[in-house]
Context: one part of a larger RNA
RNA sequence: UGAAGGGGGCCCGCACAAGUGGUGGAGCAUUUGGUUUAAUUCGGUGCAAAGCAUCGAACCUUAGCAGAGCAUGAAAUGCUGCGAAUCCUCUCGAAAGAGAGGGGUGCCUUUGGGAAUGUGGCCAUCAGUGGUGCAUUACUUUUAUCUGCUCAUGCUGUAGGGUGUUGGAUUAAGUCCUGUAACGAGCAUAACCCUCAUGUUUAGUUGCCACCUUUGCAUUUAGAACCCCCUGACCAGACUACUAGUGAUAAGCUGAAGGAAGUUCAGAAUCAUAUCAAGUAAUCAUGCCUUUUAUGCCCUAGGUGAAACAAGUGCUACAAUGGCCAGGACAAAGGGUUGUGAUCCCACGAGGGAGAACUAACUCUAAAAAUCCAUCCUCAACCUUAAUUGUAGCCUACAACUUGCCUGCAUGAAGCCGAAAUUGCUAGAAAUCGUUAGUCAACCAUACGACGGUUAAUUCAUUCUUGGGCCUUGUACA
Numbered sequence: 001u002g003a004a005g006g007g008g009g010c011c012c013g014c015a016c017a018a019g020u021g022g023u024g025g026a027g028c029a030u031u032u033g034g035u036u037u038a039a040u041u042c043g044g045u046g047c048a049a050a051g052c053a054u055c056g057a058a059c060c061u062u063a064g065c066a067g068a069g070c071a072u073g074a075a076a077u078g079c080u081g082c083g084a085a086u087c088c089u090c091u092c093g094a095a096a097g098a099g100a101g102g103g104g105u106g107c108c109u110u111u112g113g114g115a116a117u118g119u120g121g122c123c124a125u126c127a128g129u130g131g132u133g134c135a136u137u138a139c140u141u142u143u144a145u146c147u148g149c150u151c152a153u154g155c156u157g158u159a160g161g162g163u164g165u166u167g168g169a170u171u172a173a174g175u176c177c178u179g180u181a182a183c184g185a186g187c188a189u190a191a192c193c194c195u196c197a198u199g200u201u202u203a204g205u206u207g208c209c210a211c212c213u214u215u216g217c218a219u220u221u222a223g224a225a226c227c228c229c230c231u232g233a234c235c236a237g238a239c240u241a242c243u244a245g246u247g248a249u250a251a252g253c254u255g256a257a258g259g260a261a262g263u264u265c266a267g268a269a270u271c272a273u274a275u276c277a278a279g280u281a282a283u284c285a286u287g288c289c290u291u292u293u294a295u296g297c298c299c300u301a302g303g304u305g306a307a308a309c310a311a312g313u314g315c316u317a318c319a320a321u322g323g324c325c326a327g328g329a330c331a332a333a334g335g336g337u338u339g340u341g342a343u344c345c346c347a348c349g350a351g352g353g354a355g356a357a358c359u360a361a362c363u364c365u366a367a368a369a370a371u372c373c374a375u376c377c378u379c380a381a382c383c384u385u386a387a388u389u390g391u392a393g394c395c396u397a398c399a400a401c402u403u404g405c406c407u408g409c410a411u412g413a414a415g416c417c418g419a420a421a422u423u424g425c426u427a428g429a430a431a432u433c434g435u436u437a438g439u440c441a442a443c444c445a446u447a448c449g450a451c452g453g454u455u456a457a458u459u460c461a462u463u464c465u466u467g468g469g470c471c472u473u474g475u476a477c478a
Stems, first nucleotide, its partner, number of pairs: 001478002003475001005473001007472007015462001019425005026316008035306001043052001066300002069297002073125001077124002079121005087102006107114002127291002130289003136285001138280003143274001148187004153182001154163003167178002194267002198236002201233004207226001212223002239262001243255004318418001322377002327372002334365003339358002343354004384415001389410005395404001431454006
């Protein structure tokens, strides 16, 4: 100087407390461990692995396994021989591929040849999702959006170093003020950027449509219009600015007013110096090592989907604040031409047939659902729950057995609110309700990302638990 302390002081955070909903019990989905297996490819393992990599494993993917094959190789460069190439037919084979036959010569040219393409030869090599993340680049996580980390000059100490950066007050903040052997500066903080909330101006098509004309059952059509709504753009606006109290006449803190918004308005992105030899050699790149008739390459089938068990993350429930049935209402944000598909017909239904419109503020997806109103059920393993199983079907795809989704009928497990323990959340947040994108031929999505609807309770404290920061103290330790 650090580090750590069941030392001390100060401070902060859904850390506790106060409240609320979960997990842990049930069934299922999914990931992992172990087990099994010819193979169940590999990586990731406290927080910071485990609905992770994977934003989508039937084939492919695919790296693992079994079998059938190849040997300059599926793909690259160099040297060289032959034939232009493309094309058609047949045989063998699970396929990969192997063999045979047919037809046929274009383009440029200095007439030597060349381009392009196919097939041989020869080695130099190629190839590797083989090893090492403890040789590395690059990217990323965590501590942590925590408030820290440093430097120049000066001063000081024999020196390692110290000071500055400590003290008082304050802040979300090393934020700002003040004091001061320090005076300044840099990286983080803050601000700049984006979204959201208000308004002026401007622009009105595909948006809107008050007033007016037209047409019509019609916010139906056409015109006119841009008041409103909305969308796009440029600006304005919030800065402790004003005011009262308090404070050291400071920084600030507390309250009021005005205001769409009030003290970081709210949210997102941004994330210093370091740290864990943290993670990735399987994104890519890359040193070294290693394989070369195989650890390379091609194909078929199976596997990654196994199923006594254990763990994590979720979904659905256990009901009356509910369930079934009928009717009525209100969003936002996305996506669409190998596509979205209105409407009509058929089917109980998943779907099928015909097919308008739309390259989209125009058309389609599209029905929002919780909610409201009304009927039935009446506290039961029930008109709860919806697993499991049987059966009949639909769709996609070359193919649905292993192993897809969906539909009809039948079946109707466990479950009556969950021990010890543990976890999320402070406001349009929790809880609850639907909508939608990506990946994608199809889907195992209950996941993940985005969107809106309805909308509580509690805290205003720091004694304790836990994590972190600053100062200080003594020293097992470096």
Predicted 3D model of a 478-nucleotide part of an RNA (small-subunit ribosomal RNA, 3' major domain) from Erythroxylum rotundifolium. It matches the Rfam family "Bacterial small subunit ribosomal RNA". Its mean pLDDT, the model's own confidence on a scale to 100, is 80.